The part of an RNA shown here (large-subunit ribosomal RNA, half A) has 1682 nucleotides and comes from a Thermoleophilia bacterium. The coordinates come from a structure-prediction model, not an experiment, and the mean pLDDT is 81. Taxonomically the source falls in Thermoleophilia (Bacteria, Bacillati, Actinomycetota).
Context: one part of a larger RNA
RNA sequence: GGCGCAUGGCGGAUGCCUUGGCUCUCAGAGGCGAUGAAGGACGUGAUAAGCUGCGAUAAGCUUCGGGUAGGUGCAAAUAACCUUUUAUCCGGAGAUUUCCGAAUGGGGCAACCCAGUACAUUGAAGAUGUAUUAUCCAGUAAUGGAAGCGAACGGGGUGAACUGAAACAUCUAAGUAACCCUAGGAGAAGAAAACAAUAGUGAUUCCCUAAGUAGUGGCGAGCGAACAGGGAUUAGCCCAAACCGGUUUUGUUAAGGCAAAGCCGGGGUUGUAGGACUACGUCGUGGUAGUUUAAAGUAUAGCAGAAGGUGUCUGGAAAGCACCACCAUAGAAGGUGAAAGUCCUGUAAGCGAAAUACUGAUAACACCUAGUAGUAUCCUGAGUAGUGCGGGACCGGAGAAAUCCUGUAUGAAUCUAGCGGCACCAUCCGCUAAGGCUAAAUACUCCUGAGAGACCGAUAGUGAACAAGUACCGUGAGGGAAAGGUGAAAAGUACCCUGAACAAGGGAGUGAAAUAGAACCUGAAACCAUGCGCUUACAAACGGUUGGAGCUCCAAUUUAUUGGGGUGACAGCGUGCCUUUUGCAUAAUGAGCCUACGAGUUACUCCUCACUGGCAAGAUUAAUUCUGAUUGAACGGAAGUAGUCGUAGCGAAAGCGAGUCUGAAUAGGGCGAACAUAGUCAGUGGGGGUAGACGCGAAACUUGGUGAUCUACCCAUGGUCAGGUUGAAGAAACGGUAACACGUUUUGGAGGACCGAACCAGUUGAUGUUGAAAAAUCUUUGGAUGAACUGUGGGUAGGGGUGAAAGGCUAAUCAAACCAAGAGAUAGCUCGUACUCCCCGAAAUGUAUUUAGGUACAGCCUCGUGUAUAAGUGUUAUAGAGGUAGAGCUACUGAUUGGGCUAGGGGGCUUCACCGCCUACCAAACCCUGACAAACUCCGAAUGCUAUAACAUGUUUCACGGGAGUGAGGCGUUGGGUGCUAAGGUCCAGCGCCGAGAGGGAAAGAACCCGGACCAUCAGCUAAGGUCCCCAAAUGUAUGUUAAGUUGUACUAACGAGGUCCGAUUGCUUUGACAGCUAGGAUGUUGGCUUGGAAGCAGCCACUCAUUUAAAGAGUGCGUAACAGCUCACUAGUCGAGCGAUUGGGCAUGGAUGAUAAUCGGGCAUAAACAUACUACCGAAGCUAUGGAUUUCAUAUUAAAUUAUGGAAUGGUAGGGGAGCAUUCCAGCUGUGUUGAAGCAGUAGCGGCAAGCUAUUGUGGAGCGGCUGGAAAAGCAAAUGUAGGCAUAAGUAACGAUAAUGCGGGCGAGAAACCCGCACACCGAAAGACUAAGGUUUCCUGAUCAACGCUAAUCGGAUCAGGGUUAGUCGGGACCUAAGGCGAAGCCGAAUGGCGUAGUCGAUGGACAAUCGGUUAAUAUUCCGAUACUUGUUAUAACUGUGAUGGGGUGACGAAGCAGUGACAAUCCCGCGUACUGACGGAAUAGUACGUUGAAGGCUGUAGGUAUAAGGAGCGAUUGGAAAAUCCGCGCACCUUGCUGAAGGCUGAUAGUACCGAGAGUCUACGGAUAAUCGGAUAGUGGAUGUAAUCAUACUUCCAAGAAAAACCUCUAAACUUCAGGUUAUAACAACCCGUACCACAAACCGACACAGGUGGUCGAGGAGAGAAUCCAAAGGUGCUC
Repeated sequence: GGCGCAUGGCGGAUGCCUUGGCUCUCAGAGGCGAUGAAGGACGUGAUAAGCUGCGAUAAGCUUCGGGUAGGUGCAAAUAACCUUUUAUCCGGAGAUUUCCGAAUGGGGCAACCCAGUACAUUGAAGAUGUAUUAUCCAGUAAUGGAAGCGAACGGGGUGAACUGAAACAUCUAAGUAACCCUAGGAGAAGAAAACAAUAGUGAUUCCCUAAGUAGUGGCGAGCGAACAGGGAUUAGCCCAAACCGGUUUUGUUAAGGCAAAGCCGGGGUUGUAGGACUACGUCGUGGUAGUUUAAAGUAUAGCAGAAGGUGUCUGGAAAGCACCACCAUAGAAGGUGAAAGUCCUGUAAGCGAAAUACUGAUAACACCUAGUAGUAUCCUGAGUAGUGCGGGACCGGAGAAAUCCUGUAUGAAUCUAGCGGCACCAUCCGCUAAGGCUAAAUACUCCUGAGAGACCGAUAGUGAACAAGUACCGUGAGGGAAAGGUGAAAAGUACCCUGAACAAGGGAGUGAAAUAGAACCUGAAACCAUGCGCUUACAAACGGUUGGAGCUCCAAUUUAUUGGGGUGACAGCGUGCCUUUUGCAUAAUGAGCCUACGAGUUACUCCUCACUGGCAAGAUUAAUUCUGAUUGAACGGAAGUAGUCGUAGCGAAAGCGAGUCUGAAUAGGGCGAACAUAGUCAGUGGGGGUAGACGCGAAACUUGGUGAUCUACCCAUGGUCAGGUUGAAGAAACGGUAACACGUUUUGGAGGACCGAACCAGUUGAUGUUGAAAAAUCUUUGGAUGAACUGUGGGUAGGGGUGAAAGGCUAAUCAAACCAAGAGAUAGCUCGUACUCCCCGAAAUGUAUUUAGGUACAGCCUCGUGUAUAAGUGUUAUAGAGGUAGAGCUACUGAUUGGGCUAGGGGGCUUCACCGCCUACCAAACCCUGACAAACUCCGAAUGCUAUAACAUGUUUCACGGGAGUGAGGCGUUGGGUGCUAAGGUCCAGCGCCGAGAGGGAAAGAACCCGGACCAUCAGCUAAGGUCCCCAAAUGUAUGUUAAGUUGUACUAACGAGGUCCGAUUGCUUUGACAGCUAGGAUGUUGGCUUGGAAGCAGCCACUCAUUUAAAGAGUGCGUAACAGCUCACUAGUCGAGCGAUUGGGCAUGGAUGAUAAUCGGGCAUAAACAUACUACCGAAGCUAUGGAUUUCAUAUUAAAUUAUGGAAUGGUAGGGGAGCAUUCCAGCUGUGUUGAAGCAGUAGCGGCAAGCUAUUGUGGAGCGGCUGGAAAAGCAAAUGUAGGCAUAAGUAACGAUAAUGCGGGCGAGAAACCCGCACACCGAAAGACUAAGGUUUCCUGAUCAACGCUAAUCGGAUCAGGGUUAGUCGGGACCUAAGGCGAAGCCGAAUGGCGUAGUCGAUGGACAAUCGGUUAAUAUUCCGAUACUUGUUAUAACUGUGAUGGGGUGACGAAGCAGUGACAAUCCCGCGUACUGACGGAAUAGUACGUUGAAGGCUGUAGGUAUAAGGAGCGAUUGGAAAAUCCGCGCACCUUGCUGAAGGCUGAUAGUACCGAGAGUCUACGGAUAAUCGGAUAGUGGAUGUAAUCAUACUUCCAAGAAAAACCUCUAAACUUCAGGUUAUAACAACCCGUACCACAAACCGACACAGGUGGUCGAGGAGAGAAUCCAAAGGUGCUC
């Protein structure tokens, strides 16, 4: 380390529970709001953070009812109180009800600021209180109304897209989603210019049906009525007009009237027309939906309500058990220490209201209610109906298109009229438009009450059982969690011990139980430990399985055996699961592990099939209505025949009909009928359709909103840029020119100029890359007076913006942002899809396809039914059709070798031509010869196919119907195409196998060989293949071969080779072969020619001859310049038996070359190789044997899958069929439980094949089973699944700037880090100080150390408690305006809304009054002291034309450059004061350090600036300034030097301060510390250097020509003019609201962090230096939390 057992930890599954949800039913209610809503902010308690309640009368006040003993909410505790004089509590009605919000006096950044008027408080200013003051509409007015909010339902306006059509455009989705306007408890519609069809109905709405019909429709996808019928509910009316009357106005007049228009009253309201008008008649009856009244009822609190005890039964507890009782119009339910009719609350039946609300019989008022006859005249809805054009709505998509609506253009009739009846016309029928009202039946549920559930039970059910729309995230719209359980009762552990400890633990105690101890019921698994048994250190692998030694434990007894458990040395075999695939151990996908959750469901009069049941030539009701009940929504019963299907078909139809259509037909043919026929309704199941339709998954599209705190550009208003350099124009002087020009010098200070910090940017390299940082650091670099950078406030918004343009940026998102919705978009695609057993079992083919990875039909599978003189299959026989293999071609077509023969052609010859001749030239036809063909055939098999017969088999066939899957195939072999007679290539055909097939063999291997696995067996026989060992079986037999480890990497090949063995043919050979050795190998001749030479041997020629010989070539090689020389052929001798040549075969050999040592599987083998033959054996899940299971067939049997016998069968993916197990809930029946249910953890059993079941032990502590049926949120290993928990990496990386620490002391349980001290180090244009934004208590003090702090912590920006921010003058408001916002009026627009004048907001700008010193733990220009200033009021005094929202002036403005002036600070020099130093003492002198200071304000008015300037007074013109003006402007002449203004001086000023001395008191560690108070009170009112502020909005230059308004000054208008008002002075008084702590280049802001980043403005000493660069360092701060 492994396995096992035991005990724990962690964790929070499971079981049980439920306060919360979900879905409905019946009633109620259907609104709240200017009398201030909904919703909030802030308050409110003795203590009070949250929720709840309430509102300054604040967990409440008053009153009327109810009710009764306790009460002060959730929510403990303490304190203090209330209550029988009736509290708390419940109900009715009142009172109060801050601020915001429609928000309404004005404004505004919601919960804040600032006003006017009237009254009041005192008292003028200031402050306070009460009331009131918005807009729109109506109205003369008084006054009234509206607004805003709210879940669905209704009406209307605007109106998508995804999607479907397998693409897409008409179409669809869909008039849906969304936005907008608006109404009510409902809304809308509604009393025929309607339907219908020769019969009729009689407003509207809703349900059933008609009907998926008629229609419509790229006639595609789809869309889809109406009439009639059955029901629910029922209800009808009023104006306009004619006519009459009144009245007002206007016109006109012959002044009487007439006419017109408006208003009011009467009248009148319809289609068999009605009314007016004329005549006659009618005032009582009937009705109502209006207003009020009111008996009664109901609601909002309540009252009362039967009946049980006992127990030496169990138990902690009785309701259980036992025994004996009782009630019941009450046995619903909940609770009580387990399971209660009789204990409690209740339940049945009954009773009850001071007050308010609702309903409302009734009553009163109000309103309506008439005809008949006559028919001359009048009336009966006009820019209307209709029509043209363009759209839309209807079932109807422009169509033959009626009907309805209307944008536009036109435009009737008037009852002898008009409209409709699906173009139009006629006839006929129906109706009377162009005005209006109308209940019920219908839709919905934010809300209240009472209930229900074969709904959920804490990952479920709402997102939310709990402080949940909370925490948290986001700028915002918006998004959005997790989290329940002690116990009956807190009886919540007194006391002791360990410990620093109020941590934690051990005892003790409580309790039935503490392993119920608050991290609390049960307490699974992953994971982490501890103890014990066995095992493991020569041993490699899916970790199991089979065999099994040893050790060990238990039980039983027969005491040495048996049975069982644990471990497992050693050995055999053995490459996970899922998915996807032709094929996966694959190095193809997915999963770290565990637990919980997680996917074919539901609806519909839809279609179809099967089974079951009812009735049957019939079957059946729908909506609806009525009804039943011991417990009542869903159920049952009855009524309801409207409708549907069937009983008859044919035809396009009229139509006819057992026939009909076609047709001239009586023919023929099509479809039917016959023989008789079976349907229909319901239930269950299979499948389809429409719906999201098995689950998860896009990128996208559309609609409505939210964003310019990032960034882009723009607008307004502010700010910033150390220092150095260069030296343009212009100017001046001089020279020069006729004059210019030009030159020199000086001055001058331009520039998208130069160098270079801050600042901005981001060039190079490195680091970083789970970072310090979701873009940085270090180094280096670019710009740095400009098209520069930057702050604050604004604007532009998504097919839009913005863009010096990169498709850049638009909140870490951009070739179209983000958020929500349509929405469960769609996905021919990928992934996943959950218990068991039994039977059968595919396909990867054809045709078609915008089709090729999809689909339809066919094929193949399955289930059911039918089919019996039949089909299918096999064998044999017989008879056929055929044109393949082969073969053939003098048999065709085509191609073709050689030759012959010979037309034709070419070439040559011939005197031009003709005639002719020749030809190893080309060549048709023909002949001979050879040979070829998928698209040649004179021929022509085998096999296959067809038919018949016999035999075998026995439904395998076929038909119909339900359900599929498959339509990617692969390999081997045979026949072919293609390719290279390449491919593990590709395309066909036949067969086989894999696929979907295990087993044996081939070492290993999907397919090759053998062979098809129902189960068991320590039985047998075989197949392929094997038999030396690994490894079961022959070291078998016989005969050969091989010598190469060939065999035994690969069929290796051409080619090579006296390897070897066996044949065949042929030659030589005892007349002596072959080989070896000895000898010869000659002569003509150097053959001829050629040649410089050629003599056998460079070359050529040849009858290469001839001679001598045993034999010897005019020569086989070597050799020479040529000869020579050496050889060979040939011959003889020797030797003594076989020797050659050619050819065929077997085995071997060279050829032979690759990357790990690398292979026959290995060892190895001379057989254990190879060949032939033979015998024996081994060898599989094959066959057999024995036993068993299931299916199926036959026969027999049975009520029956009931039994028996016999036969056969039982591999299996997709898929079909059958039978079961488990889970949750329901009903009935029946059980079980505190003497211990479920759950959990083990053990055992099962006569179950399995899913599983049962028993028992422990834990647990209250519910849970069985049977028979029913209903489902009904079974998990995988979906890069969801949530939680736990591992692994791993005690590993890291601990966030390398500016640095060390020592001593202190506190403390504990000190590297805290405090004190001493050293050291770092920053110092900051790492110091102030401030704006932002943050929001982080500030100070005390206490604490669990968590936070990257370590520790005694410390802290942490936790707990307490404290802290003081203003007339600082900043903002009570003042002003810019960009921009809002916006009376007005303009525009489907709606919401968009602009916008007056006006009103809006600082980043304008205006505007305080300084020094002191003081606190923490504040100070705020408190205190001193000294000032501003505005106003009142009073007094003096003087006086005052007066504005109007006029005028002023306010009032750019950039750059430069000379001067010159405080504070700083440095230096001198003087002075104090202290210190002085090696021993004293003095002098010297030195060192520190100090030597001083504000605002008041008075003064200098330097400087200004010079066509400024000021003053005067006259004129009345032409300008919208009216006026004495003001401004204009003109004339005159006078003055003013106006502005730093600095400085005087004062402030004796800072009673720093400093020194004394010091009550308090504290003390006795050293001292602190300190009110008192006293004293010093030293320059020098100099130099030198610049920033200031003067100064100055001055100079330049071109790009550089806010507004108020304050302020002045002028008048109206008005007032004894007042009021104004100016000046003095005194007294008044002076409001908000901010103010702390951080602020950062540990407190923005970056998720105590983050190396980012963040505007001000001060910023000294030495060196040009400098704010750089180095060192002051004040000050720090050493960067390991």